A computed fold for a 361-nucleotide RNA from Limnohabitans sp., annotated as Bacterial RNase P class A. The RNAcentral record of the sequence draws on ENA. The organism belongs to Limnohabitans, within Bacteria.

[in-house]
RNA sequence: GAAGUUCGCUAGGCCGUCGCUGGUGCAAUCUGGGAAACCAGGCACUGGAGGAACGUCCGGACUGCGUAGGACAGCGUAAGAGGUAACACCUCUCCACCGUGAGGUGAGGAUUAGAGCAACAGAGACGAGUCACCUUGUGUGCAGCACCGAAGGCGCAAGCCGGAGGUACGAGCAUACAAGGUGGGUGAAACGGGCAAUCUCUACGCGCAGCAAUACCAAGUAGGCCAGCGUUGAUGUGGUUCCGCAGAGUUGGCGGGUAGGUAGCACCGAGCCGAGUGGGCAACCCUCGGCCCAGAUUAAUGACGGUCACGCCGUGGGCAACCAUGGUGCACAGAAUCCGGCGUAUCGGCGAGCUUCACAC
Numbered sequence: 001g002a003a004g005u006u007c008g009c010u011a012g013g014c015c016g017u018c019g020c021u022g023g024u025g026c027a028a029u030c031u032g033g034g035a036a037a038c039c040a041g042g043c044a045c046u047g048g049a050g051g052a053a054c055g056u057c058c059g060g061a062c063u064g065c066g067u068a069g070g071a072c073a074g075c076g077u078a079a080g081a082g083g084u085a086a087c088a089c090c091u092c093u094c095c096a097c098c099g100u101g102a103g104g105u106g107a108g109g110a111u112u113a114g115a116g117c118a119a120c121a122g123a124g125a126c127g128a129g130u131c132a133c134c135u136u137g138u139g140u141g142c143a144g145c146a147c148c149g150a151a152g153g154c155g156c157a158a159g160c161c162g163g164a165g166g167u168a169c170g171a172g173c174a175u176a177c178a179a180g181g182u183g184g185g186u187g188a189a190a191c192g193g194g195c196a197a198u199c200u201c202u203a204c205g206c207g208c209a210g211c212a213a214u215a216c217c218a219a220g221u222a223g224g225c226c227a228g229c230g231u232u233g234a235u236g237u238g239g240u241u242c243c244g245c246a247g248a249g250u251u252g253g254c255g256g257g258u259a260g261g262u263a264g265c266a267c268c269g270a271g272c273c274g275a276g277u278g279g280g281c282a283a284c285c286c287u288c289g290g291c292c293c294a295g296a297u298u299a300a301u302g303a304c305g306g307u308c309a310c311g312c313c314g315u316g317g318g319c320a321a322c323c324a325u326g327g328u329g330c331a332c333a334g335a336a337u338c339c340g341g342c343g344u345a346u347c348g349g350c351g352a353g354c355u356u357c358a359c360a361c
Stems, first nucleotide, its partner, number of pairs: 001357010012308007020048007030041004050332001054343002057341005062210004069242004074206005079093005094108001095106004109201002114199002116195002130184013144169001146167003152161003214263004224254006235246002271291006278285002310329008
């Protein structure tokens, strides 16, 4: 100097004018609206979108279900040990794979409990069979098969033709069946394997639903009608079922009224910031000090101007560092009960650790 890898911070600051909105105080026991619950209105001070607010994939806090229990089904996890409120998250260690490395990924129990899948090629891809050769056994067929071989004939010779007779029932050839052995252009893989992020099995674990949860206030109707089931027990917060308790409604259809307001709700929070020669390899925990940081409800957090910083583009000066000047202003995106994670998207800037390569000293 270049390339990489891991982690952290940031996502413009300040001033002015106007506008929106929460809180506190005053105005005021005021004014306006409303049938009511309740809503709106002035002034001063002060607070007001994110690193992901997105996805809704996990875990919870919180709310409700009268009160339990079991089985099956369903769902989740899967090397070991820790962290955490908890988790499928995070940390460390082991193992496997990728990378020169720093590092990264994890689909990390089980293939003799049982199923299933594997294109094409190949005889053949899960236990069945195909082809060739060999061995053994059995059956059948061949013909006196098989082996040896006389007379005679042909021939220069070697040899050929010929088949009297002999050996032997051993054995030969063919074929069928059975058993065994060897081998097979293919393919990632052929009597052995792969896949369980295919079903499944094993071990452990799990109530359900969700802020449109819920609580309260006001008003209003039709506390309606029909049908089924139901005290011989319907129904009672995921499915089926058993069991316990309670005990009169419940399911479907038709039709009518209302859709207003307040709380839930910004919270002392598993809260945030900082320090520690505190503990721990780390995740994280502990101690001390400081802070209060959105709460809308058709949905606020904005617009304009100035200035400074930063980045980019251009121009001028300068060896360079740098100086001056003009322009530009950024991506992904927007709270809706809240928190801890994971996943995804993303303009630009800053910092730290580590690795590899090249060169110089």
Rfam family: Bacterial RNase P class A. The family's RNA type in Rfam is ribozyme. A source record names the gene rnpB.